[in-house]
Context: one part of a larger RNA
């Protein structure tokens, strides 16, 4: 490399935008071209075959061997397709307009319950916590109740296989400022797309740097207990968890299923728009299933099935996502990513 792949076996890149670069609606007696095919010419010697003459084994066959060698796949159609010019619109894309949906994002502002922690009032001797204990906190009045305040985080029901969002993810109310979708209408532009290697942007959690913040939980850690020792349990506990700024760039980033777009029964629940509370479409989130597919599990109109286009991977285990280089990064480290040897 080629063929074969890629939900679970080795392999979809965490997501998105987008330049090159690959592909692309419909219509033309139009214009250039290309590709394929057809005709004609031209095509050194050796060498291959078919085909012919000699010859030896062994008469034939059939096989070696020598010369010659004018011959050298066949059959159908007369279309394709691309540039450039010119139209088109029921279409692919997008625009405009109505109402409408959302836990989609950013800023600010405000509420209530709880949990700790101060203060006061009442009350006395236990509380805590376990498997059962201690460690631990309590007459300097806990713990139990009832007021005051105070600060920090989360936001209970609703809540649902529901919603949004590119993905990460997002859920107390309010104003702001913003971003998408889907419907109806069928008014408008006229192919304006579809993927994309590089690039550039978003990216849980933990981890870093400065500066604020700590209520509750909590690595490390230290006591208690158990126990041969750790771990687990259990009473405190400090980084972090939260805020701002600004890094890091990674997850089983998962539907372990890349994005786009046409085709292939159907039933049935939910959700949104039209409509009106209905149907029927149109979109989206789900079950069961026809064909079909798959080693099997399962998928199955949101395909893993039937084509197409485009990008990313894979090509026995281990060595190993390690070593060198490089290229980021404060640092942890990240991206790229072998080999000898072994099996």
């Nucleotide at each position: 490399c080629u063929g074969g792949g890629u939900g679970u076996u080795a392999a979809g890149g965490u997501a998105g935008c987008g330049c090159a670069g690959a592909c692309c609606g419909c219509c033309g007696a139009g214009u250039u071209g290309a590709g394929a095919u057809c005709g004609u010419g031209u095509u050194a010697a050796a060498g291959g075959c078919a085909g012919g003459a000699g010859u030896g084994g062994c008469a034939g066959a059939c096989u070696g061997u020598u010369c010659c060698g004018c011959g050298c796949c066949c059959u159908c159609a007369c279309a394709u397709c691309a540039g450039c010019c010119g139209g088109c619109u029921a279409a692919g894309a997008g625009a405009u307009a109505g109402g409408u949906u959302c836990a989609g994002g950013g800023c600010a502002g405000g509420g209530g319950a709880a949990u700790u922690g101060c203060u006061g009032g009442u009350c006395u001797a236990g509380g805590g916590u376990u498997g059962g204990a201690a460690u631990c906190c309590a007459u300097u009045g806990a713990g139990a109740u009832c007021g005051g305040u105070a600060g920090g985080a989360a936001c209970u029901c609703u809540u649902g296989a529901g919603g949004c969002g590119a993905a990460g993810g997002c859920g107390c109310c309010u104003g702001u400022c913003u971003g998408g979708a889907a419907u109806u209408a069928u008014u408008c532009u006229g192919a304006c797309g579809u993927u994309c290697a590089g690039g550039c942007u978003a990216g849980a959690a933990a981890g870093c740097u400065u500066g604020g913040g700590g209520a509750g939980c909590a690595a490390a850690c230290a006591g208690g207990a158990u126990g041969u020792g750790c771990a687990g349990c259990c009473u405190g506990g400090u980084a972090g968890u939260c805020c701002a700024a600004g890094c890091c760039g990674u997850a089983a980033a998962c539907g372990a299923u890349a994005a786009g777009u046409g085709c292939u029964a159907a039933a049935c629940c939910g959700u949104u728009c039209c409509c009106c509370u209905a149907a029927c479409g149109a979109g989206c989130g789900g079950u069961u299933a026809a064909a079909g597919c798959u080693u099997a599990c399962g998928c199955g109109u949101g395909a893993a099935g039937c084509g197409c286009u485009u990008c990313a991977c894979c090509u026995g285990g281990g060595u190993a996502g390690u070593a060198c280089a490089g290229c980021c990064g404060c640092a942890a480290g990240g991206c790229c990513g072998a080999a000898a040897c072994u099996u």

Model confidence (mean pLDDT): 82 of 100. A computed fold for a 343-nucleotide part of an RNA from a soil metagenome, annotated as small-subunit ribosomal RNA, central domain. Rfam family: Bacterial small subunit ribosomal RNA.